Predicted 3D model of a 475-nucleotide part of an RNA (small-subunit ribosomal RNA, 3' major domain) from an uncultured prokaryote.
Context: one part of a larger RNA
RNA sequence: UGACGGGGGCCCGCACAAGCGGUGGAGCAUGUGGUUUAAUUCGACGCAACGCGAAGAACCUUACCCGGGCUUGAAGUGCGAGUGACCAUCGGUGAAAGCCGACUUCCGCAAGGACACUCGUAGAGGUGCUGCAUGGCUGUCGUCAGCUCGUGUCGUGAGAUGUUGGGUUAAGUCCCGCAACGAGCGCAACCCUUGUUCGCUGUUGCCAUCAGGUUAAGCUGGGCACUCUGAGGAGACUGCCGGUGACAAACCGGAGGAAGGUGGGGAUGACGUCAAGUCAGCAUGGCCUUUAUGUCUGGGGCUACACACGUGCUACAAUGGUCGGUACAAACCGUCGCGAGCCCGCAAGGGGGAGCUAAUCGGAUAAAGCCGAUCUCAGUUCGGAUUGCAGGCUGCAACUCGCCUGCAUGAAGUUGGAAUCGCUAGUAAUCGCGGAUCAGCAUGCCGCGGUGAAUACGUUCCCGGGCCUUGUACA
Numbered sequence: 001u002g003a004c005g006g007g008g009g010c011c012c013g014c015a016c017a018a019g020c021g022g023u024g025g026a027g028c029a030u031g032u033g034g035u036u037u038a039a040u041u042c043g044a045c046g047c048a049a050c051g052c053g054a055a056g057a058a059c060c061u062u063a064c065c066c067g068g069g070c071u072u073g074a075a076g077u078g079c080g081a082g083u084g085a086c087c088a089u090c091g092g093u094g095a096a097a098g099c100c101g102a103c104u105u106c107c108g109c110a111a112g113g114a115c116a117c118u119c120g121u122a123g124a125g126g127u128g129c130u131g132c133a134u135g136g137c138u139g140u141c142g143u144c145a146g147c148u149c150g151u152g153u154c155g156u157g158a159g160a161u162g163u164u165g166g167g168u169u170a171a172g173u174c175c176c177g178c179a180a181c182g183a184g185c186g187c188a189a190c191c192c193u194u195g196u197u198c199g200c201u202g203u204u205g206c207c208a209u210c211a212g213g214u215u216a217a218g219c220u221g222g223g224c225a226c227u228c229u230g231a232g233g234a235g236a237c238u239g240c241c242g243g244u245g246a247c248a249a250a251c252c253g254g255a256g257g258a259a260g261g262u263g264g265g266g267a268u269g270a271c272g273u274c275a276a277g278u279c280a281g282c283a284u285g286g287c288c289u290u291u292a293u294g295u296c297u298g299g300g301g302c303u304a305c306a307c308a309c310g311u312g313c314u315a316c317a318a319u320g321g322u323c324g325g326u327a328c329a330a331a332c333c334g335u336c337g338c339g340a341g342c343c344c345g346c347a348a349g350g351g352g353g354a355g356c357u358a359a360u361c362g363g364a365u366a367a368a369g370c371c372g373a374u375c376u377c378a379g380u381u382c383g384g385a386u387u388g389c390a391g392g393c394u395g396c397a398a399c400u401c402g403c404c405u406g407c408a409u410g411a412a413g414u415u416g417g418a419a420u421c422g423c424u425a426g427u428a429a430u431c432g433c434g435g436a437u438c439a440g441c442a443u444g445c446c447g448c449g450g451u452g453a454a455u456a457c458g459u460u461c462c463c464g465g466g467c468c469u470u471g472u473a474c475a
Base pairs, nucleotide, nucleotide: 001475002474003472004471005470007469008468009467010466011465012464013463015459016458019423020422021421022420023419026314027313028312029311030310031309032308033307034305035304042053043052064300065299066298067297068296069295070294077122078121079120080119081118082117083116084115089102090101091100092099093098105114106113107112125289126288128287129286130285134283135282136278137277138276139274141272146185147184148183149182150181151180152161153160154159165176166175167174191266192265193264194263196234197233198232200230202228205224206223207222210221211220212219237260240254241253242252243251244250316416320375321374322373323372324371325370326369332363333362334361337356338355342351343350344349382413387408388407389406390405391404392403393402429451430450431449432448433447434446435445
């Protein structure tokens, strides 16, 4: 100087408390451990591994296993020699890959060149090892308020001071004081979005007024007032008032205002810590391999199953289930695509193809809600696992191993031990909708809106963190 303390003081954070909903019990989905296996490829392991890499394992992917092939090789570069072929097509063989055979050059007068193959060679290749040799990127403490430097001063020196102190703040934020005076990286602001408003814009959007028209409908003429679209401006700054305060910074209350003291949300992550993670995204040193640890291919495996754990979905019902009627979104996607009306089918779906490169057409009926009917507390009209049969779709191909529909079947489950998680407001809870990946496959992930709470006395305690101080046989 740090680190540590079941030392002290001050202060924060869904850290506790106060509340609401879960997990832990059940069934299923998914990841992991373990076991099994020819293989169940590899990595990730407290927080910060375990719906993680994987935003899509039937083949492919694929790195694993078994079998069949190739050996300058699947792709790329250079050199030497040789050949006139090679590719495509056809035939044979084969599970395919491959192998065997048939066919078979171009430019140029020529020299030669192009193209390809064969042989040789330099070399290629490796998801082989080392993340404790590395770059880059990332997680984490933590959006915590810290981390440093120049000059000066003090100290023999390590170092100190500044950065401590009194207030204050979300903040090393600001004010005052002070042997310090300044400065940098962080904080804040500048950026995006959302909330109010103004003028502009006026089609594909909108429809108040006028006219036409319809069973109905901005449907048509017309209009740009309104909603809205989207580029620009205004607006919030403790600016104003009162109080407290040290005449400060600031805090408390109020006015006005759509919004008030950082308005809400996002992007943004200082010096560093964990030899944290990644050699399998990529790059890369070293080592290893070279008829194999490379490469092609068929099949299998990554989907196994006594069991254990994590993360989820669906429930156990009446604030509910079922049936009928009826209302209101946002965001997004679409030409190798979205696919309407219509017809067929109980349905999944099929036929057909209007329109749309999309504020124009389509996906597209939002659901919870509301109105009415029924069920009456039961393992049930709850719950839907499991299984049988019959179908549909994608795709060379759904046996291992896809998704969906119908009929039948109807398991566990009656609110979950010890323990444990999330959340402070348009949040939790709850309801549906969309997208990426994608031929097909979503309870995962990333977004979108609808309905919409309860509670916070307080900081003694648990956890994590910041500042000052104290002890130390630790570095």

The full RNA is in RNAcentral, with records from ENA. It matches the Rfam family "Bacterial small subunit ribosomal RNA". Gene Ontology terms of the family: structural constituent of ribosome and ribosome.